Two RNAs folded together computationally: RNase P RNA and transfer RNA, 433 nucleotides in total. It holds a member of the Rfam family "Bacterial RNase P class A".

RNA sequence: UCAGACUGCUGGGUGAUCGCUUGGUUUUACCAAGAGGAAAGUCCGGGCAGCGAAGGGCAGGACAGUCGCUAACGGCGACCGGGGGUGACCCUAGGGAAAGUGCAACAGAAACGAUACCGCUUGGACGGCUUUAGUCUUUCAAGUAAGGGUGAAACGAGUGAGGUAAGAGCUCACAGCGUGCCGUGGUGACACGGCAUGGGUGUAAACCCUGUCUGCUGCAAGGAAGUUUGUUAUAUGCCUGAGAAGGCACUGGUGGCUCCGCCAAACAGGCUGUUUUAAUCCGCUCGACUAUGCGAGCAAUCGUAUGGCUAGAUAGAUGAUCAUCCAAGACAGAACCCGGCUUACAGGCAGCCUGACACA
RNA sequence: GGGCCCGAAGUUUAGCUGGUUGAACGCUUCAUUUGCAAUGAAGAGGUAGGCGGUUCGACUCCGCCCGGGUCCA
Numbered sequence: 001u002c003a004g005a006c007u008g009c010u011g012g013g014u015g016a017u018c019g020c021u022u023g024g025u026u027u028u029a030c031c032a033a034g035a036g037g038a039a040a041g042u043c044c045g046g047g048c049a050g051c052g053a054a055g056g057g058c059a060g061g062a063c064a065g066u067c068g069c070u071a072a073c074g075g076c077g078a079c080c081g082g083g084g085g086u087g088a089c090c091c092u093a094g095g096g097a098a099a100g101u102g103c104a105a106c107a108g109a110a111a112c113g114a115u116a117c118c119g120c121u122u123g124g125a126c127g128g129c130u131u132u133a134g135u136c137u138u139u140c141a142a143g144u145a146a147g148g149g150u151g152a153a154a155c156g157a158g159u160g161a162g163g164u165a166a167g168a169g170c171u172c173a174c175a176g177c178g179u180g181c182c183g184u185g186g187u188g189a190c191a192c193g194g195c196a197u198g199g200g201u202g203u204a205a206a207c208c209c210u211g212u213c214u215g216c217u218g219c220a221a222g223g224a225a226g227u228u229u230g231u232u233a234u235a236u237g238c239c240u241g242a243g244a245a246g247g248c249a250c251u252g253g254u255g256g257c258u259c260c261g262c263c264a265a266a267c268a269g270g271c272u273g274u275u276u277u278a279a280u281c282c283g284c285u286c287g288a289c290u291a292u293g294c295g296a297g298c299a300a301u302c303g304u305a306u307g308g309c310u311a312g313a314u315a316g317a318u319g320a321u322c323a324u325c326c327a328a329g330a331c332a333g334a335a336c337c338c339g340g341c342u343u344a345c346a347g348g349c350a351g352c353c354u355g356a357c358a359c360a
Numbered sequence: 361g362g363g364c365c366c367g368a369a370g371u372u373u374a375g376c377u378g379g380u381u382g383a384a385c386g387c388u389u390c391a392u393u394u395g396c397a398a399u400g401a402a403g404a405g406g407u408a409g410g411c412g413g414u415u416c417g418a419c420u421c422c423g424c425c426c427g428g429g430u431c432c433a
Base pairs, nucleotide, nucleotide: 001356002355003354004353006351007350008349009348010347012325013324014323015322016321017320018319020034021033022032023031024030025029036331040342041341043340044339045338046337047336048218049217050216051215055259056258057257058256060214061213062212063211064210065079066078067077068076069075080094081092082091083090084089095209096208100207101206102203103202104201117148118147119144120143121142122141123140124139125138127136128135129134158174159173160172161171162170177198178197179196180195181194182193183192184191185190222282223281224280225272226271227270228269229268230267231266236249237248238247239246240245251264252263253262254261289308290307291306292305293304294303295302296301326329361432362431363430364429365428366427367426370385371384372383373382379416387403388402389401390400391399409425410424411423412422413421
């Protein structure tokens, strides 16, 4: 200099005028605060709320290498195995196919308990040639999975030698793979080494098996106040008791089902504004929050000290106009809250690393 | 704001435990008719909303987006 790999940050600034939402005050005017890295998709997880206290089992669902982080997760970090790249680095739904079942279209002889189309070898028969032992064509029988052809895949261990009528792990040597045991290292997945043994296709984002987790519904949940409408019930039997009442059984209700438990007198539904200080009030925003420093850890993350308060609307605010500067401003806007993932995103800034070439 | 469902010829849709996507109406051409309709015959037209993954192979199975519909005060 060229070509790349990875990561982090930012996401128009300043001023003036006029407005909007919330809070405060010396209350009708001032002061303070006022969208995002994704507020999005609603794909996961948690808080919170109600249903029965959310307990056992079944069904259903989700996940899948190991160790760790976390409130939790299908998330994150580090590592292991596999794949790609010269490299920085990237990708990986990565348990079980030797428990069982299913599927493998077309083509092909045969598609998973194998199989003989061509070929190769041997033998028999008819015939031809030459000749007395060979050779060739056709056909029949047997052997053969080395070779050809079909297919995504051909029985599932490569090379060499031996062996054979021809062949074949049929046998041997070397190399490689799977399984089991032992040793060493590691918390572990696993790696390395030794011994023994084997020749059983693929597919589980097909059913299924193993292990782990998991109740359902979502703030339009739910609660309070006022008002209004509808449906009913307060039952039966036995025992104790003077009675009031209590206990047991039955029955009914209650989670997707069931067991267990609980309850049995209340249950269910609708409405709330009316011309203006208005949409009845709460839930509603201080929280697994955030900034900086220090410490532990490879990291995710955790601990600790000091400081900060940073939207809370309910027809729904966070804007408009003008001036000016620059590189001329992308994707897009809260609606109970938080941790992730995924997707969209103009431009700008920074860090670190790799390869090639050149120069010192 | 939250829950659920759907997407295939021009339109309405079937099938799919993975193996060359079917039908009806419509369209085009021909026959029939003086002409039109009806009828008959033949034909064209869909890579399954988009992208990626699993698999030998995906409309079908899985994930992420796009568009549409419906319910909840």